[in-house]
Parts: sequence; structure tokens; C1' cells
RNA sequence: UGCCAGGUGUGGCCAAUGUCUGAAUGUGAACCAUGUCAGAUCGGGAACGAAGCAGCAUUAAGCAAUCUCGGGCAUGUGUGCUAUCACCUGGUAUUU
Repeated sequence: UGCCAGGUGUGGCCAAUGUCUGAAUGUGAACCAUGUCAGAUCGGGAACGAAGCAGCAUUAAGCAAUCUCGGGCAUGUGUGCUAUCACCUGGUAUUU
């Protein structure tokens, strides 16, 4: 100096853990959301019409839970994988 093997550091990828966020799900409006509007009210001779409380339904904002899916960030986790680079150790060959 070259080759081989092992190790450390660094980068990337995968998993795990923690955290944040989105979707799906659930819940969710006395009146100032929508629809349907019992009863009752109003107009009308009547037919019918009008507005519309409660209730119900669908949801908005919000709230909740991980057991689902996706994404971001992080690391004293892993017999992890991989890459060149740098360093260390051992062996071997050559040269001085």
C1' cells in the first nucleotide's frame, strides 16, 4: 500500500414507541341551520291557503373513543437492512 473479515460514526429505508393532524364512525342546535311540521293560530261562506311551536330527520360549529386507514415530526428502541465516506482492530500478500 492492496485484499478479506469484524467493529464504530454518518446518511437513507423498514419496523417499534411517543406525539400531532386528516378521513371514516358516534354524538351534536329550546329560539338566532335546513326539511317535515301533530296540536294550536290566522285568512276564507267553503274548498283550500299562510305563517309556524313541540317532536322527528339530516347536518354545521364543537365534543368523544381507539379497535380502522392515511400523512407529518421525534428517538438512550431493533440479532433490523443498505450505501459510499471517515476511523479502529485482526489476518494475509507485496514493497521499502
Notes:
Bacterial small signal recognition particle RNA from a Candidatus Cloacimonadota bacterium, 96 nucleotides, folded computationally. It was read from a public genome assembly, where an Rfam model found it. Its Rfam family is "Bacterial small signal recognition particle RNA". It is annotated as a non-coding RNA gene. A reference for the family is Rosenblad et al. (2003), "SRPDB: Signal Recognition Particle Database", Nucleic Acids Res. From the family's description: The signal recognition particle (SRP) is a universally conserved ribonucleoprotein involved in the co-translational targeting of proteins to membranes.